[in-house]
Parts: sequence; structure tokens; C1' cells
RNA sequence: UACUUAUCAAGAAAGGCAGAGGGACUGGCCCUGUGAAGCCUUAGCAACCGGCCGCCGAAAGGCAGGCAAGGUGCUAAAUCCAGCCACGUGAAAACGUGGAUAGAUAGGUC
Repeated sequence: UACUUAUCAAGAAAGGCAGAGGGACUGGCCCUGUGAAGCCUUAGCAACCGGCCGCCGAAAGGCAGGCAAGGUGCUAAAUCCAGCCACGUGAAAACGUGGAUAGAUAGGUC
């Protein structure tokens, strides 16, 4: 990198360096010199993997349970919203619901 599975309306920020961008893409709409990206430190969230405990099971193993010092991840806005399709409402503009696509993260496989 590719394929596959699960999740994505919850949750969690301060400081230092730095100095203009950032929110994947496109369109919106936002954030940003009251300091963007990036890097560092500390703190935190979560519970995917791993660990420990509990319960079930003869075992393999399982669980909508608990803990959390390990491996990742994350700490503006629902994945910020929409993008394609279907259905519904509507004169239209548009709005609502569901699904798909895309993306992100984790596990697995090559």
C1' cells in the first nucleotide's frame, strides 16, 4: 500500500518553541496574530489490541461487567454539514428519514 471486520451524535487541554495557515477531497460553513500548521513537555479521554479481576463454561472459549500503569488513537463544531441513490413533505426553493460512497481509528490477513 491492498483486502477484510468493527466503530464513528459520547468523552477529554494547558504550557513552551514557532510564525500563517487549518478543518482529508469538492462546495458550503467555520476556526485562526486574543496566534494556524508543525515540534516538544505535562495533563486528560476512551477502552480497539494487550494485561489483570469478575461471571458463565468440562474445556476451547464467551460476556451489553469492572480496573487501566502496556501498544495505538484521540482531546473546536455529529466524520462540522452536504456530495450518490431511494422514500416522504412541498407549487417551488428547500427540508426530513434511510442506505451507499468517501474518510478516520483499531483489529486481522498478504

SAM riboswitch aptamer (S box leader) from a Flavobacteriales bacterium, 110 nucleotides, folded computationally. It matches the Rfam family "SAM riboswitch aptamer (S box leader)". Gene Ontology term of the family: regulation of gene expression. The prediction has a mean pLDDT of 84.